């Protein structure tokens, strides 16, 4: 401190969702240990039980036991101690719970009380004196189921209660001082008001008198008074929730007076009088809610929150009441009412956990009927002591924070296993095993604190009291007894042994961490974008890793990041947002100068701002959490006291802001009345004749009853051409013939006045196009609705004929609009430039030029702003002041309420729910029945042609045991396949084998061993038998030098084991190749510049080519792939060589013939070169680039062909060329063999062949090429056959031999328009050739047969010159062929293109 998410991509807007801390927390897996906090957020629901407030006999009298003592000894009486209930005091208003109500002086802070109270406590004074009667227990009698009750009788006192006394003290009254104050203080009149006594001792005094006592004297009590502390009651300033879709509340209501009341003020009550009070600075209503110190969050301001500890408040089953008391309307009091429960003998009673456990319920969820009063606090008591779930401690619960520990060293064969794996290995992983070691925690034993002060006894000493060295009291000192729930706990030491102690979440990106398999848009995951549809890092498991750790995730919720409500810290032309416009009260906000004040401000110092947090220092628990202590801050509040710039306030002044007067001037400003004059349309007449009128075309319609044209009168209602203009005028809406009336406003000019009188505006008030709506007119045209023709698949449109409300006038209403500059008003500052309207001044008189106010527009990179586009003195720049308005996108400007409207509706204005987007602005493609410019056999203009017949093929489909497989618009169909009888063959049937048809390696085994004539079985494939019969290499030995023998390996073989094999899938997992757009001119890089950017310039422009060719220009400059040219070939000549080609001269020869010599001069043939370059000339063009004509040339404007295919596109095609990744098989999906099928046949298409005929078929007969190809070959010459072809075999490894007679064409007959002398399909007979083999399934000859078909329907193909068209040849493959296919060769040889998108 950011990310992520809108879009091919970018900037911006804007939301949405994440990381980070946190909790009284739940849930899911998991769980050693201690320490310190914490624990019903929900039902203030409802409670079983038990415990939670008593104590005092030193206030009283009684009852019962119990000891003692003495008497009058069946018994009484006194002491004493313990217990029980009652009188009586004090205490139960503290402590402890909750958090429902309450928005209110409840709280919090700061005052005020001169308007008050305060039991016990502390201190000071001054008292405690004299008498009385009850009463309850107690007996006794009744009533009642019970709780309870009553009637008669006895009896006490610190209970009651009469009197006396009282300075102080109350109440009234006076006088003086005195304070801002209804008051205080001093002093004096006259009225008032108190009390108790217990316990201990003593004999000074008094009385009886060993000694008690009514006496003394101590504590303690009481009573009256005045101060203090403490705690409280009221009254005030000023502070914190939401709603205005709650706008008016309020009769005790405000205030007075008298009176009641209270501790005290006050309508707090009650009567009377008056009619006030609250409120837009939010009254009353309505919703929520205990209020604070604080907690969590945040850089901070701010938001959230108000468990636990503290202060304050409120409340005790609901709701009222008052008693008592110092203090309550009182949680463990009391009355009444309700509701609930619970007893009953039905007649009446009883109860109140939101005290502490505990129950049930509610619930996602919260614990023990625990132990002591030892400590702290608290109540009674003289005190011992007694209560005391307050509080100390323990249980439970990882709820949280905090600590520890789950071992430490060393220790590579980097072990096993486990995942992966390119199979080498990598990783887990020094991890483990193992060696040496330690002992924290837990376990076990043993020792063992602090926490305790005090209380009680005894003695001693001092001081108070006193007559007093007795008592008493308090204090010290010393001894001595005696208190710990927690707990034999912390803590300390020993024993034994790594043993007993790790998991939770995650791994696509935000965000640390990657592979394997299953899975296959299934199952599932996900906070967000999003993953899964057969190679998932994102499901699900595993290995592996990352993180935090006794916890790890979720869930929830709060802040924060969100500058996403912006005080600090945002906005509004076009993303959400300026009110449609004016006038204006409240409000805010305000021009120069001075004086004054001293609220705002600013300085200082004082109180306060509890404690406890917070935040520094130090201290105490081994650390830490926690706890302790000081010290800071609690940003606040009040008081005093000073300063005066600024702001307010106050007073006096100014003119420049703003008004006012006056001049001559512009205007569709607005309102009223009168006036033209052209078009429109109706009537009337005349003329006139058949059409008019519409439209894209038409048709309703109108017309012969006379229309439309036209002329001439007349009527009506409406609008106002030219002028006419980014002119005027108006606040906006909006205004347009003239004229004249009444109105307002604005701009100049000049002088003078007033003296800040201003600006803006919430609510309010008024104007507000159209189009609606009321009511009377009005009514030509035009025109929703409505009709009717048309148009269309329809056509409730758009055209057409018609046409009604409106549209116009008068009066009311409505009150909205893209009410737009989508731009709120004001004031001031900030470079120009050219225009235009009104005013004005000067030059110099028009005209014209500057200047200058005011208004209107344009242009600008002047700066400046903007996400940009843009704005830019008319700002959207820089500032000020004031309004309105926004806060994701739909749901909705919508419901619901209100208010207004006659109604239509307006206006104010939400949630539910549901998306991750919706938006603006610019960028780059891609699309238009958008524009421009320009190519292309695109189109037109031609020439053939396919679509109709057979056949030929190819392909869907259908059948098949198979009919293998791919290829699919163009770019798939004579495409793979340049040739399926067998093979090929992938496909199907059956037979057969399994390390295997193939390739390597390893291990054991084999010598008549590999090979293998023949024979047997079989369809072969294979199987079985078998005669014959081998090679290599190395060592040893032998030797006649030829070789021989052993011994081993090699090859083979047999048995096993790695392997092999796959035309099994997936071209969407892949490599290469390839098709197409396209031989289309594109497609891009460096560098600079421009732009926040995406990008953009370059490459566009202005011309020119086939060309992004070149040329000019230019923020571009250069460069690359591409185009061209370089290469091949064709067309012309040059050289150069000169066979196997070639023959002009010269010899020779022939029946002829380059057949020989012999030449290389031509022709070819191959190889170098020359030649074309818009190079020359003329014109156009910018003088260029180039574009035309001409000339010369074989050839002219890239001369013609061919090769060459840019960046990409189509997840285009191939996994059956090959190559390869995952997957799949593995006595089969391999592999071998035989038949069989890829040749099927109602049918539907692509593609081509021959055709339909006379520009034609036949028949004779005759001319003229090229390219090719040949030894497993091409094959003459002869000879046989009608032929196909067959004998034979010369020549030829080829410019030599051979394939090889080219065909049309040319000459001559014959055929005269027919299903023919066309046209050849089917088909029968006989044959030939390949080949093991032509039945399924070859080609080919010859006789014979002679089908459709007589130029082809909608449709559609190719072609621009040696080119369509048309004629033969040739050649791959291949034994032989379906070759009409496909690649070539050369013959003959056109016809059009005006033009256009």
């Nucleotide at each position: 401190a950011g990310a992520g998410u809108u879009u091919g991509a970018u900037c911006c807007u804007g939301g949405c969702u994440c990381a980070g801390a946190a909790u009284g927390a739940a849930c899911g897996c998991u769980g050693g240990c201690g320490g310190c906090g914490u624990g019903c957020u929900u039902a203030a629901c409802a409670c079983a039980u038990g415990c939670a407030a008593g104590u005092c006999u030193u206030a009283c009298g009684g009852g019962u036991c119990a000891g003692u003592a003495c008497u009058u000894u069946u018994a009484g009486u006194g002491c004493u101690g313990a217990u029980c209930a009652g009188u009586g005091g004090c205490g139960c208003a503290c402590g402890g719970g909750u958090g429902a109500g309450u928005a209110a002086c409840a709280c919090g802070u700061g005052g005020a009380u001169a308007a008050c109270c305060u039991a016990c406590c502390c201190c000071a004074a001054a008292g405690u004196u004299u008498g009385g009667g009850a009463u309850a227990a107690c007996g006794u009698g009744c009533c009642g189921a019970a709780a309870g009750g009553u009637g008669c009788g006895c009896u006490a006192a610190u209970a009651c209660u009469a009197a006396a006394u009282a300075c102080c003290c109350c109440a009234c009254g006076c006088u003086a001082c005195u304070g801002c104050a209804a008051g205080g203080u001093a002093g004096u009149g006259u009225g008032g008001a108190a009390a108790a006594g217990a316990a201990g001792g003593c004999c000074u005094c008094u009385g009886c008198u060993u000694g008690c006592a009514a006496g003394c004297u101590u504590u303690c009590g009481c009573u009256u008074u005045a101060g203090g502390a403490u705690g409280g009651g009221u009254c005030c300033g000023c502070g914190g929730c939401c709603u205005a879709u709650c706008a008016g509340g309020u009769a005790g209501u405000u205030g007075g007076u008298a009176g009641g009341g209270u501790a005290a003020u006050a309508g707090c009550c009650u009567a009377c009088c008056a009619a006030g009070c609250c409120u837009a600075c939010g009254a009353c209503g309505g919703g929520u809610a205990g209020c604070u110190g604080g907690u969590c969050u945040g850089a901070g301001a701010g938001g959230a929150c108000g468990a636990u500890c503290a202060g304050c408040c409120a409340c005790a089953u609901u709701g009222g009441g008052a008693c008592u008391g110092a203090g309550a309307c009182a949680c463990g009091g009391c009355c009444c009412a309700g509701a609930c429960u619970c007893c009953u003998a039905c007649g009446g009673g009883a109860g109140g956990c939101a005290g502490c456990a505990g129950u049930g319920g509610g619930g996602a969820a919260u614990a023990u009927u625990g132990g002591g009063c030892a400590a702290u606090g608290g109540g009674a008591g003289a005190a011992a002591u007694c209560c005391u779930g307050a509080c100390c401690c323990a249980g439970c619960a990882a709820c949280g924070c905090c600590g520890c520990g789950u071992g430490g060293a060393g220790g590579a064969u980097g072990a096993a296993g486990g995942c992966c794996u390119u199979c080498g290995g990598g990783u887990u992983g020094u991890a483990a095993a193992c060696u040496c070691c330690u002992g924290u925690c837990a376990g076990c034993a043993g020792g063992g604190a602090a926490a305790a002060a005090g209380g009680c006894c005894a003695u001693a000493a001092a001081a108070g009291c006193c007559a007093a060295u007795a008592c008493c009291u308090u204090u010290u000192a010393u001894g001595g007894c005696u208190u710990g729930a927690u707990g034999g706990u912390a803590c300390c030491u020993g024993c034994a042994g790594a043993g007993g102690a790790a998991g939770c979440a995650c791994c696509g990106g935000c965000u640390a961490a990657c592979u394997a398999c299953g899975u296959g848009c299934c199952a599932g995951c996900a906070g967000c974008c999003g993953c899964g549809g057969u190679a998932a890092u994102a499901c699900g498991u595993a290995g592996g890793g990352u993180g935090c750790a006794a916890g790890c995730g979720u869930u929830a919720u709060u802040c924060g990041g969100a500058a996403u409500c912006a005080c600090u810290g945002g906005g509004c032309g076009u993303a959400a947002a300026g009110g449609g416009c004016g006038c204006g009260c409240a409000g805010g906000c305000g021009g120069u100068u001075u004086u004054g004040u001293a609220a705002g401000u600013c300085u200082a110092a004082a109180g306060u701002g509890a404690a406890a947090u917070c935040c520094u220092u130090g201290g105490g628990c081994u650390u830490a959490a926690c706890c302790c202590a000081a010290g800071g801050g609690c940003u606040g509040c009040u008081u005093u006291a000073g300063a005066u710039a600024c702001u307010g306030c106050a007073a006096a002044a100014c003119u420049c802001g703003a008004g006012u007067u006056c001049g001559g001037g512009a205007a569709a400003a607005g309102c009223a009345a009168g006036c033209g004059g052209a078009a429109u349309u109706c009537c009337u007449g005349g003329u006139g004749a058949a059409g008019g009128g519409g439209u894209g075309a038409a048709a309703u319609c109108c017309g012969u009853a006379g229309a439309u044209a036209u002329c001439a009168g007349g009527a009506a209602g409406a609008a106002c051409a030219c002028c006419a203009g980014u002119g005027g005028c108006g606040a906006a809406a909006g205004c347009g013939g003239c004229u004249u009336g009444c109105u307002a406003g604005a701009a100049c000019g000049c002088a003078a006045c007033u003296g800040a009188c201003g600006c803006u505006u919430a609510g309010g008030c008024g104007c507000g196009a159209a189009a609606g709506c009321g009511u009377g007119g009005g009514g030509a045209g035009c025109a929703a609705a409505c009709a009717g023709g048309a148009u269309u698949a329809g056509a409730u449109a758009c055209c057409c004929u018609g046409g009604u409300a409106g549209u116009c006038c008068a009066c009311g209403c409505c009150c909205u609009a893209a009410a737009c500059g989508a731009u709120g008003g004001a004031u001031g500052u900030u470079a120009g430039g050219c225009g235009u309207u009104g005013g004005g001044a000067a030059g110099u008189a028009c005209a014209c030029u500057u200047c200058u106010c005011a208004g209107u527009g344009c242009c600008g990179u002047a700066a400046g702003c903007u996400a940009a586009c843009g704005c830019g003195u008319u700002a959207a720049a820089c500032a000020u002041c004031c309004c309105g308005c926004c806060u994701g996108g739909g749901g909705a400007g919508u419901a619901c309420g209100g208010u207004c409207g006659c109604a239509a509706g307006a206006u104010u204005a939400a949630a539910a729910c549901u998306c991750a987007a919706a938006g603006g602005a610019a960028u780059u493609g891609a699309c238009g029945g958008g524009g421009g410019c320009c190519c292309g056999c695109a189109c037109a203009a031609g020439c053939g042609g396919u679509g109709g017949a057979g056949c030929a093929u190819g392909u869907g489909g259908u059948u098949u045991a198979a009919u293998u497989c791919g290829a699919a618009g163009g770019u798939a169909c004579a495409c793979g396949a340049a040739g399926a009888a067998c093979c090929u063959u992938a496909c199907c049937u059956g037979g057969g084998u399994u390390u295997g048809a193939c390739a390597u390696g390893c291990u054991g085994g084999u010598a008549g061993u590999a090979g293998g004539a023949g024979c047997c079985c079989g369809a072969a494939a294979g199987g079985g038998u078998a005669a014959c019969g081998a090679u290599u290499c190395u060592u040893g030995c032998c030797u006649u030098c030829g070789g021989g023998c052993a011994a081993g390996a090699a090859a083979g073989c047999c048995a096993g084991c790695a392997c092999a094999g796959g035309u099994g899938c997936u071209g969407c997992a892949u490599g290469g190749c390839u098709g197409u757009c396209g031989u289309c001119a594109g497609c891009u890089c460096g560098u600079g510049u421009c732009g926040u950017g995406a990008g953009a310039u370059g490459u566009u422009g202005g011309g020119u080519u086939a060309a992004g060719u070149c040329c000019c220009g230019c923020a571009a400059c250069g460069a690359g792939c591409g185009c061209a040219a370089c290469c091949c070939u064709c067309g012309g000549c040059a050289u150069u060589a000169g066979u196997u080609g070639c023959u002009a001269a010269c010899a020779g020869g022939u029946a002829a013939u380059g057949c020989u010599g012999a030449g290389c001069a031509c022709u070819c043939u191959a190889a170098u070169g020359c030649g074309a370059c818009c190079g020359c000339c003329g014109g156009g063009g910018a003088u260029a680039a180039c574009c035309u004509g001409g000339a010369g040339g074989a050839a002219g404007g890239u001369g013609g062909g061919g090769a060459u295919g840019a960046c990409g596109u189509c997840a285009a095609g191939u996994c059956a060329u090959c190559a390869u990744g995952g997957c799949c098989c593995u006595u089969a999906u391999g592999u071998c063999c035989a038949g069989g099928g890829c040749u099927a046949c109602a049918c539907a298409c692509g593609u081509g062949c021959u055709a339909c005929a006379a520009u034609g078929g036949g028949a004779u007969g005759u001319a003229c090429a090229a390219u090719g190809g040949g030894u497993u070959g091409c094959a003459a010459u002869a000879c046989c056959g009608c032929g196909a072809g067959g004998u034979g075999g010369a020549g030829c490894u080829a410019a030599u031999c051979c394939c090889c007679u080219a065909a049309a064409g040319c000459a001559u007959c014959c055929c005269a328009c027919a299903g023919u002398u066309c046209g050849g399909a089917u088909u029968g007979c006989u044959c030939u050739c390949u080949g093991c083999a032509a039945c399924u399934c070859g080609a080919g000859a010859g006789c014979a047969u002679g089908a459709a078909g007589c130029u082809g329907g909608a449709a559609u193909c190719g072609c621009u010159a040696g080119u369509a068209a048309u004629c033969a040849c040739c050649g791959g493959u291949c034994a032989g062929c379906u070759a009409u296919a496909c690649g070539g060769u050369g013959g003959u040889g056109a016809a059009u293109a005006c033009g256009u998108u």